The RNA shown here (small-subunit ribosomal RNA) has 1444 nucleotides and comes from an uncultured bacterium.
Its Rfam family is "Bacterial small subunit ribosomal RNA". Its family is annotated with structural constituent of ribosome and ribosome in the Gene Ontology.
The sequence is in RNAcentral, with records from ENA and SILVA.
Its mean pLDDT, the model's own confidence on a scale to 100, is 82.
RNA sequence: GAUGAACGCUAGCGGCAGGCCUAACACAUGCAAGUCGAGGGGUAACAGGAGGUGCUUGCACCUUGCUGACGACCGGCGCACGGGUGCGUAACGCGUAUACAAUCUACCUUUUGCUGAGGGAUAGCCCAGAGAAAUUUGGAUUAACACCUCAUGGUAUCAUAUUAUCGCAUGGUAAAAUGAUUAAAGUUUACGGCAAGAGAUGAGUAUGCGUCCUAUUAGCUAGAUGGUGUGGUAACGGCACACCAUGGCAACGAUAGGUAGGGGCCCUGAGAGGGGGAUCCCCCACACUGGUACUGAGACACGGACCAGACUCCUACGGGAGGCAGCAGUGAGGAAUAUUGGACAAUGGGCGCAAGCCUGAUCCAGCCAUGCCGCGUGCAGGAAGACUGCCCUAUGGGUUGUAAACUGCUUUUAUACAGGAAGAAACCUAGCCACGUGUGGCUAGCUGACGGUACUGUAAGAAUAAGGAUCGGCUAACUCCGUGCCAGCAGCCGCGGUAAUACGGAGGAUCCAAGCGUUAUCCGGAAUCAUUGGGUUUAAAGGGUCCGUAGGUGGACAAUUAAGUCAGGGGUGAAAGUCUGCAGCUCAACUGUAGAAUUGCCUUUGAUACUGGUUGUCUUGAGUCAUUAUGAAGUGGUUAGAAUGUGUAGUGUAGCGGUGAAAUGCAUAGAUAUUACACAGAAUACCGAUUGCGAAGGCAGAUCACUAAUAAUGUACUGACACUGAUGGACGAAAGCGUGGGUAGCGAACAGGAUUAGAUACCCUGGUAGUCCACGCCGUAAACGAUGGUCACUAGCUGUUCGGACUUCGGUCUGAGUGGCUAAGCGAAAGUGAUAAGUGACCCACCUGGGGAGUACGUUCGCAAGAAUGAAACUCAAAGGAAUUGACGGGGGCCCGCACAAGCGGUGGAGCAUGUGGUUUAAUUCGAUGAUACGCGAGGAACCUUACCAGGGCUUAAAUGUAGAUUGACAGGUUUAGAGAUAGACUUUCCUUCGGGCAAUUUACAAGGUGCUGCAUGGUUGUCGUCAGCUCGUGCCGUGAGGUGUCAGGUUAAGUCCUAUAACGAGCGCAACCCCUGUUGUUAGUUGCCAGCGAGUCAUGUCGGGAACUCUAACAAGACUGCCAGUGCAAACUGUGAGGAAGGUGGGGAUGACGUCAAAUCAUCACGGCCCUUACGUCCUGGGCUACACACGUGCUACAAUGGUAGGUACAGAGAGCAGCCACUGGGUGACCAGGAGCGAAUCUAUAAAACCUAUCACAGUUCGGAUCGGAGUCUGCAACUCGACUCCGUGAAGCUGGAAUCGCUAGUAAUCGGAUAUCAGCCAUGAUCCGGUGAAUACGUUCCCGGGCCUUGUACACACCGCCCGUCAAGCCAUGGAAGCUGGGAGUGCCUGAAGUCCGUCACCGUAAGGAGCGGCCUAGGGUAAGAUCGGUAACUAGGGCU
Repeated sequence: GAUGAACGCUAGCGGCAGGCCUAACACAUGCAAGUCGAGGGGUAACAGGAGGUGCUUGCACCUUGCUGACGACCGGCGCACGGGUGCGUAACGCGUAUACAAUCUACCUUUUGCUGAGGGAUAGCCCAGAGAAAUUUGGAUUAACACCUCAUGGUAUCAUAUUAUCGCAUGGUAAAAUGAUUAAAGUUUACGGCAAGAGAUGAGUAUGCGUCCUAUUAGCUAGAUGGUGUGGUAACGGCACACCAUGGCAACGAUAGGUAGGGGCCCUGAGAGGGGGAUCCCCCACACUGGUACUGAGACACGGACCAGACUCCUACGGGAGGCAGCAGUGAGGAAUAUUGGACAAUGGGCGCAAGCCUGAUCCAGCCAUGCCGCGUGCAGGAAGACUGCCCUAUGGGUUGUAAACUGCUUUUAUACAGGAAGAAACCUAGCCACGUGUGGCUAGCUGACGGUACUGUAAGAAUAAGGAUCGGCUAACUCCGUGCCAGCAGCCGCGGUAAUACGGAGGAUCCAAGCGUUAUCCGGAAUCAUUGGGUUUAAAGGGUCCGUAGGUGGACAAUUAAGUCAGGGGUGAAAGUCUGCAGCUCAACUGUAGAAUUGCCUUUGAUACUGGUUGUCUUGAGUCAUUAUGAAGUGGUUAGAAUGUGUAGUGUAGCGGUGAAAUGCAUAGAUAUUACACAGAAUACCGAUUGCGAAGGCAGAUCACUAAUAAUGUACUGACACUGAUGGACGAAAGCGUGGGUAGCGAACAGGAUUAGAUACCCUGGUAGUCCACGCCGUAAACGAUGGUCACUAGCUGUUCGGACUUCGGUCUGAGUGGCUAAGCGAAAGUGAUAAGUGACCCACCUGGGGAGUACGUUCGCAAGAAUGAAACUCAAAGGAAUUGACGGGGGCCCGCACAAGCGGUGGAGCAUGUGGUUUAAUUCGAUGAUACGCGAGGAACCUUACCAGGGCUUAAAUGUAGAUUGACAGGUUUAGAGAUAGACUUUCCUUCGGGCAAUUUACAAGGUGCUGCAUGGUUGUCGUCAGCUCGUGCCGUGAGGUGUCAGGUUAAGUCCUAUAACGAGCGCAACCCCUGUUGUUAGUUGCCAGCGAGUCAUGUCGGGAACUCUAACAAGACUGCCAGUGCAAACUGUGAGGAAGGUGGGGAUGACGUCAAAUCAUCACGGCCCUUACGUCCUGGGCUACACACGUGCUACAAUGGUAGGUACAGAGAGCAGCCACUGGGUGACCAGGAGCGAAUCUAUAAAACCUAUCACAGUUCGGAUCGGAGUCUGCAACUCGACUCCGUGAAGCUGGAAUCGCUAGUAAUCGGAUAUCAGCCAUGAUCCGGUGAAUACGUUCCCGGGCCUUGUACACACCGCCCGUCAAGCCAUGGAAGCUGGGAGUGCCUGAAGUCCGUCACCGUAAGGAGCGGCCUAGGGUAAGAUCGGUAACUAGGGCU
């Protein structure tokens, strides 16, 4: 885009079309084929006339064929047309073009001729029967344009022989002669009849070409193919029969199976094609199923006959009737398809002289949005941009929307009323005219189903008239609410798991519009079967290789022919349809008319370049010959040496062998090793190579024989002999099979030993088949260059093999092979590139999404294994190729890090502290969970905190504001109840200019939530990682993803720097800039300092003073590979180099790129959405967060002598302090208490400890260790029970250095020692964060473990190896194969039987005869039976496959 459509929602009108696609299923009822009295006998019905009877005087009955007419009957014509359907049919059925010299044709036209004489019947009517009916029997009688006989005979047919002429052939035509056979119908003119010729129409037959799928259908055929003869037919013919022959068809697809009416045309498409065969037209076939003939011009007959069968109906059970695939209509089937209408007015048909009759053909109407076309549902103005709705919001607004309201205008359509067609011209009748016996013309009259329809006018009034689908992308159109992987959507991708433009609703929008969507089907897009117009290295796809048949294709020149080809002419290509012009309906659809087209077929006349045919010639393709060479080419024989094994003998002794390490195995019965000899089989080191040869598989010691090949050269020969190659044939690795040999080594199976969780493997020791030979099978391989063969052409460079020519012996040129790199071109890219995957030609093979599956079935081959050919159901939305970026690798290279190693000290074992898990509980609040949670949030849970639990209360505690109402309070004090919150009692009690102010209570709005979502978020943080990376602009490369830069060579801590470079620059990171610390200087000199001077003290910078030093805290200086030496192009590196306080980043801190982990946090805070609102809010008391069979993390204290205890003596830094730090004095064993100076601090406050000196302890569960428990206290605090810290006395547990495993640290570091602070009433602090004191060891080095960076490589990974993914097993579902069987269909064969009927024979019966009845025969539909073949269905069981 289309449709004979259907379904859903919706629906105003008209015109024109269309309307059972399914059950060729069954049909009630009505109608669809009759007509002619001008063929006939006649008279049942009707009308008229005549006569009669009864009489009610116009009615009833009767008679009469007399008239009009006419039922039934005889006869003529028609019924073979028109109408329906598509079962069958793959066929001369259809289409197209021819032929009939092989034919027929009623009615019609035309021409010629004829129409004489007779005859006997029969229906009807009448009579008598049978039967329920349908129907039928007998008798009598009668007519014809019914039937029969005779005559006439031109013609026709046949036979005989002749002449002329024509044709492509058989043969035809014409003429004349003889013989035989055959006609008629009448009637009143009209109208007919017979014979023959011609025409027209219709029909029949034959032929060329075209006409679906399957080869998993390859052979078919017995009247089959042909001949002779006969029969039959309208006619040819095996059409049928008798005889004879053995043919005929088929790979250019016979036969078989499946499907199907064919064409004009229709849909689609640019076309070529593809799909279809409704309506209309032509042809065919059919008429319940099958068969048969009759009649007839025509049928083997839709509304005829006979028979058989199935079905339905009637029946009195004896017997009968029927055929809607005609028009309506009914049932059924189905998603689905109409009225039991009107009329013959028109067109057409039948009969008739005609009037006319008949006509479900036809013309009309009815139903249906089924389609196409047209019209309408109003038009103009109208902004306060109204209200409502909806949404957003910055609260101003936006959108619906000029839409509405409102004002003006119009009236198609609908409604009402009125008028009102065309289609009609004939026939016929009447009149007239012409010609002359029946025609033509003119005039008038008659005739309308549709239909009071189309159309026209008038009236009133916006009045009567809009929906459907869609809105994630494709694809035009977006928001809110609801829902929460539910409900649902979906054409493909996909959407939905709490913020859905995708589901449902709403608003809005978009597209079409009386329709709109969905479904189904077809074409297009699809170059996705490719003729036009595709491919085959790697995506699917080159046959394993060659030979060769058919076929296809084919070198040069010339002649001829004219098949292909081209041009002109003729015929045909029906009409309708398509296209174009014009015209008619108001337009259009629709219709009319004219033209074009119909690309085809046949025929004819020419042309001859090309192709083909024929003929002749040629040599360049191809082949032959000669010469020279070449090679692992083949077959058969002969032969050689090394190695291995075995045997014999010698020497010799304890192991050998094997592996990662071992063991099995061999060996004292003498192995391995070694020497000599002998034997056996297999394979041929070195040469040896991108070497050579061969068609491929393949071929390797030497030599002989035979055979084949290739290359070059040649003024030799043939003369296109060529290329390719379906079917076919030959060869064809390895493994395997058969028979017979052979068997050294190796070695499937097998055995043993190892390895392992296992190890039916890899490794080891053995070892059978096999490997070898001969003969015969198999016929496959990643049979690969994953690249078919042949020919020609198209830039180069560089090797190599075999030839030839030349050579100055260096080499050059050339032919044929075999390699590498590259140009153009090609290619999706990788790549290829004269050995093409380039450009052309020819031929063959093969491909068409993945899986199922190279499977099943069938067939062929094979001894078998199996090979060849080769599907479908079902299932998925992908499978695949090449390349890119990452990630990953028990891949590679380079490099780094307390990563390993080298060291020191720990953890893991004990007790305790603390956190977590688990368990428990009313609650043990919540979060954090590998590294990157676990002394974490918490830098401090007895109440509070507190979020949890139990119980008791409140409904707004606190803040703010507005509005309303009330009051002069409230607060404070005392007191009662209570666990308290709270409730109650008593008491004191505003200001004012009277306007109010202030305060309180109450109500409404407003709050509150540590409730949920860190996977809606902001902010903050951890980690990779202080790792060196991450990017951009422009340019360049690539179809693109992307690359380059950022790579390479060096160097660095560093993408740090240098050099090179299709890159040149730049940004975030690195480094530096900042802070602390290490040195010095300058300035300043209190609360800090005190060298020199003075004073004073038992003593002390205590004082005068000093400004040197230390220190304080501001500013400067200093370090930059700057200098030297060496190496290097440079960057840079090296150096116990110099100088310097410091040397190569001096040490430390802060600083954390792009990003990753949906990492952590809604419980710091903020915030979207959701949820609760006398509660999930809030207040109070008590409890809990502190539980305790257990497990883990992080720590403290220890296990002791490098130590404990006691006494003595030194030396810090950094911080903190007024509800505080607290000197000093007194008391207490002590925690502490009581007094009490100083200090808001460089001024006051705090004993540093390890260390050192002395003494003691002597290796013990101790003078180690301090847990636990008992008693007594101190302090803080409202409160110390759950649940604080500290002190004193007593008690004195485990623990004697810690398994597997694991952590930290590279220098002022580890280790060790103490001090301070935050939080804080107090403290569970052994924690955290700082401060200083003492102060080491070791680093060969980068193989390994872990992590990271760069380059490279492979990848089937990309939520990226914690990836992906294979097979069995278990379960469910689905389709399929096999299968004992069961069952069904269509087709065929044999045998038996055999209706009706044609034909043949017979015939004693009927008939004058023609003929008939009867009987018999052949054939046949149907039926029965038998054995098979084939295609389905189903099935116990079974097999594999697909999905989950």